RNA sequence: CGCCGUCCAGGGAAUGGGGUCUCCCUGGUAACCGCCGACCGGCUGAUGGCUCCUACGUUCGC
Numbered sequence: 001c002g003c004c005g006u007c008c009a010g011g012g013a014a015u016g017g018g019g020u021c022u023c024c025c026u027g028g029u030a031a032c033c034g035c036c037g038a039c040c041g042g043c044u045g046a047u048g049g050c051u052c053c054u055a056c057g058u059u060c061g062c
Stems, first nucleotide, its partner, number of pairs: 008027006016053006034043003
C1' cells in the first nucleotide's frame, strides 16, 4: 500500500416527520440522485414496502 474477515459505528433507497420491516453502501472517489421528449416542453408520486401525521392534489356531501 492492496485485499478479505470480525467488532463497533454510520449512511442510502426521485421533496417533510414518526413507527416497523426489507434491501443496498461504507469508514468515503460509496449506496442514491423518477419518467417521456430531437428540442421547446410534458407526466406520476411526499413510502423501497406497510402504517400514522403534515403539506399538496382529485371527487362527492354539508
Source information
Fluoride riboswitch aptamer (crcB RNA motif) from a Betaproteobacteria bacterium, 62 nucleotides, folded computationally. It was read from a public genome assembly, where an Rfam model found it. Of the family's consensus pairs, 100% are formed in the model.